[in-house]
RNA sequence: GGCCCGAUAGCCAAGCAGUAAGGCAAGGGUCUGCAAAACCCUUAUACAUGGGUGCAAUUCCCAUUCGGGCCU
Numbered sequence: 001g002g003c004c005c006g007a008u009a010g011c012c013a014a015g016c017a018g019u020a021a022g023g024c025a026a027g028g029g030u031c032u033g034c035a036a037a038a039c040c041c042u043u044a045u046a047c048a049u050g051g052g053u054g055c056a057a058u059u060c061c062c063a064u065u066c067g068g069g070c071c072u
Stems, first nucleotide, its partner, number of pairs: 001071007010024003018055001026042005048064005
């Protein structure tokens, strides 16, 4: 230098045009002599940035940033 993959909440992670699941963590409760564990409930302006297409974009296209890989 060329090509490919990825970036979603504090962390992990699904979804890939019709407004975003789940788990961990956090807060509250039940239980317990106290705790832990278990169970129940609750919360968040989470889609890397900028543009484009489109009625509608996390999703498609372009560029950029960051991370990883392959080739030379």